[in-house]
Context: one part of a larger RNA
RNA sequence: GGAUGAACGCUAGCGACAGGCUUAACACAUGCAAGUCGAGGGGCAGCACGGGGUAGCAAUACCCCGGUGGCGACCGGCGCACGGGUGAGUAACACGUGUGCAACCAACCCCGUACCGGGAGAUAACCCGCGGAAACGUGGACUAACACCCCAUAAGACCUUUCCCCCGCAUGGGGGGGAGUUUAAAACCCCGGUGGUACGGGACGGGCACGCGCGACAUUAGGUAGUUGGCGGGGUAACGGCCCACCAAGCCGACGAUGUCUAGGGGUUCUGAGAGGAAGGUCCCCCACACUGGAACUGAGACACGGUCCAGACUCCUACGGGAGGCAGCAGUGAGGAAUAUUGGUCAAUGGGCGAGAGCCUGAACCAGCCAAGUCGCGUGAGGGAAGAAUGGUCUAUGGCCUGUAAACCUCUUUUGUCAAGGAAGAACAUGUAGUACGUGUACUACCCUGCCAGUACUUGACGAAUAAGCAUCGGCUAACUCCGUGCCAGCAGCCGCGGUAAUACGGGGGAUGCGAGCGUUAUCC
Numbered sequence: 001g002g003a004u005g006a007a008c009g010c011u012a013g014c015g016a017c018a019g020g021c022u023u024a025a026c027a028c029a030u031g032c033a034a035g036u037c038g039a040g041g042g043g044c045a046g047c048a049c050g051g052g053g054u055a056g057c058a059a060u061a062c063c064c065c066g067g068u069g070g071c072g073a074c075c076g077g078c079g080c081a082c083g084g085g086u087g088a089g090u091a092a093c094a095c096g097u098g099u100g101c102a103a104c105c106a107a108c109c110c111c112g113u114a115c116c117g118g119g120a121g122a123u124a125a126c127c128c129g130c131g132g133a134a135a136c137g138u139g140g141a142c143u144a145a146c147a148c149c150c151c152a153u154a155a156g157a158c159c160u161u162u163c164c165c166c167c168g169c170a171u172g173g174g175g176g177g178g179a180g181u182u183u184a185a186a187a188c189c190c191c192g193g194u195g196g197u198a199c200g201g202g203a204c205g206g207g208c209a210c211g212c213g214c215g216a217c218a219u220u221a222g223g224u225a226g227u228u229g230g231c232g233g234g235g236u237a238a239c240g241g242c243c244c245a246c247c248a249a250g251c252c253g254a255c256g257a258u259g260u261c262u263a264g265g266g267g268u269u270c271u272g273a274g275a276g277g278a279a280g281g282u283c284c285c286c287c288a289c290a291c292u293g294g295a296a297c298u299g300a301g302a303c304a305c306g307g308u309c310c311a312g313a314c315u316c317c318u319a320c321g322g323g324a325g326g327c328a329g330c331a332g333u334g335a336g337g338a339a340u341a342u343u344g345g346u347c348a349a350u351g352g353g354c355g356a357g358a359g360c361c362u363g364a365a366c367c368a369g370c371c372a373a374g375u376c377g378c379g380u381g382a383g384g385g386a387a388g389a390a391u392g393g394u395c396u397a398u399g400g401c402c403u404g405u406a407a408a409c410c411u412c413u414u415u416u417g418u419c420a421a422g423g424a425a426g427a428a429c430a431u432g433u434a435g436u437a438c439g440u441g442u443a444c445u446a447c448c449c450u451g452c453c454a455g456u457a458c459u460u461g462a463c464g465a466a467u468a469a470g471c472a473u474c475g476g477c478u479a480a481c482u483c484c485g486u487g488c489c490a491g492c493a494g495c496c497g498c499g500g501u502a503a504u505a506c507g508g509g510g511g512a513u514g515c516g517a518g519c520g521u522u523a524u525c526c
Stems, first nucleotide, its partner, number of pairs: 001526004006522005013378005019371002021336001026334003030331003035078003040075002043071002047069003050065006085289003095213007104206002109202007117151003127140005157182001159180009187194003215261003222252003227249004232244003264286004268279004291312005314325004342368001344367003350364001351362004381412004392402004417463006426453001432447007470515005475496003481510005491498002
C1' cells in the first nucleotide's frame, strides 16, 4: 500500500447493486416451511343446490332424501430421498482430475416389440360396545377398489443343458439354433384418451474400483489376528474378509507405516511484477450431519432434518397408572459474544410436487423491511464580487499580515428536496372458446384471463440556495506552524522519542495538510 462476512470512536443527505451469528452442531415459546388426486374406491362428517315433510297467512325455522356440486376423515396412487439448513465429524478414493465396470442399479420421461383372459377371499372407514385423565388402544358385525391373492396365457426375460459362429487386456464377452423349467397385467373417463404388464434400447441420475494430486508433528518408529492371501459358502443391484467355516503365514513401514493434533474438499477469493504466500464467508459442484448413540422398515431410490423402533440426556403434560417433544427450514426468543436483520407480502414471474384439467400446495423463489457493513454513482450550489468590511488570530504594533472571493451584495440554475398531475417494463402464457391443417389429438392462428412489488420506478409542472460536512493529522519517517497554558507534572507515543519555564511532539486557540458521507483506531492476511 492492498484486502475483510469485521468491530469500536466521532460524524452522516440520497440512490443502485451485492452482503449481514465468524462465538454456543447452546437451549428453544409461537406461527408457518409437503402435499395432492373424487377422471382409482367405499362413502357422506361439514357446506351449497335440488326434492319431500312438519309448523306458520307468509318470510322463515326444524326434520328427512347422497339426488347433484363437492368433500372432512378412511382405503388406494404419486410425492414426501427434491427443494431448504449447517460444517459437528472426516487427513479419507471425502474431494479434485483422469480412467475402468467383461462386477452394477435405475421410479417418473422417450423409442420399439408383444400382451391385458378368468376367479376368489379379506380389510379400513361407517355402525354397535369396552378400557383410558390423556396419548391412544381393543372386541363384534358390514363393505369397495387401479389394495391383496389364486388360476390361465408365455418369450427375444430368468434358470438348466446342448450345438455353431465371432471377438477380447485375464476372469471372459457377443450373436444364432434345439430341449426342459419358472414368471405378468387394472382399470377409469366416455369414444377420443389416460393408464396396466413383460422385454429390449435411450436419456437423466446414481453405485463400485483404480492411477495421480491433496495438512502439521519423528520431542510419534515400529504397526497389524479378519490381520494378508487362498478354497468353499452367505450376503448385495454389483465386485470384494463385506461376513462366515477351513487352510497357509502373511501384510504395511524412514519413498514416513502407526499414533497424536488440526481441518469439510474443489471451482474460486485476497495479495504479489511473477514465482509464491494466505483464505475457502456469499454463489456453483461434491461430501457429511439433522438433540446424542444405535438399528432396521417402506420404497426405484433412505438406513430417511419437519418417518418408525430402542437406549441416553434435557424440556413439558399428568387423574401418578402413563404420555409428548427435537428450528444446523423461514421469521422470532433467551444465552454466549466486540458483533450480525422482520414473529413482513405474494405465488405475479422462475422452478418444484400432485392432478386430464381447472386448480391446490410451495418461508424454494420473487419482493418489501432493518443495518454506511461493502463497492459504485450523485449532491451539499454556479458565475460575478476588494471598502481586501466586521469578528477572530498574530507581529518588529499611528501600522502591517492571516482568515479571504471567504462573507455581505448582484445575477443564474434546480440535480436533490417538498407538493401536485400522469404513470410503467417485468406478461410469455397455460387453460378455456372459435377456426384451420393433417387425419382424430397434435400443431398453428385469433380472442378471453393473469402484477405481490406499486400508484413504486420514471416523466412533467410549481416553489425555493432552498433540505444536506465531517473526521484524522501538522518533531522526523510523512503532506501540513504559530500563540497561550503546563513545567519529567498533567500527558503523548507505530519506531526514534517528546515534557525538568519561551515545548512546531502534552492541553486549548488561530491557521494549515490529507481524505471526504465518511474519517480514524483495533484485529487478521499478503

A computed fold for a 526-nucleotide part of an RNA from a metagenome, annotated as small-subunit ribosomal RNA, 5' domain. Its Rfam family is "Bacterial small subunit ribosomal RNA". Rfam links the family to the GO terms ribosome and structural constituent of ribosome. The full RNA is in RNAcentral, with records from SILVA.